Annotation
Predicted 3D model of a 77-nucleotide RNA (transfer RNA) from a Thermoplasmatota archaeon.

Order: sequence, then C1' cells, then structure tokens
RNA sequence: GCCACCGUAGCUUAGCUGGCUAAAGCGAUGGUUUCGUAAACCAUAGACCGCGGGUUCAAAUCCCGCCGGUGGCUCCA
Repeated sequence: GCCACCGUAGCUUAGCUGGCUAAAGCGAUGGUUUCGUAAACCAUAGACCGCGGGUUCAAAUCCCGCCGGUGGCUCCA
C1' cells in the first nucleotide's frame, strides 16, 4: 500500500430483508427482606447507534468518504 470483517449504555452483545418511543445480560444507584451482610426480588438512571455527507416521507439498518480496531496479502535470490 491492497483486501475482508468489526465499531450500538461503564462492560459483553442483540437488532442491520429501512417503519411505532433502540433491547437484553452483567455492572451502578435506590428500595424490599435481614439483628447486620451476602444472596434473592422490585424499581431507576445510563446510548450524538465511531465521525461527516448522500438517498428516502422515514436510516442503527442502504450508498460514499474519513477515523479507529482485528485479521490476511504483498517481500522479486
């Protein structure tokens, strides 16, 4: 330099044949329970869906560029 895949909540992921307010587990906070703690149960908060642009009535989802990550290729004797 080229190719492929990935980037969504603090962490790990789902959702990606475009369509109702983006979902779950863990974690965090509060509560119930307990003499108290843990566990369990309930509730709450937490996301510019990597960034910018385009297409569309409508984009996490499609297209283009860029950024970052992972893997592979290129090395002629």
The prediction has a mean pLDDT of 80.
It was read from a public genome assembly.
Its Rfam family is "tRNA". By type it is a transfer RNA.
NCBI's taxonomy places the organism under Archaea, Methanobacteriati, Thermoplasmatota.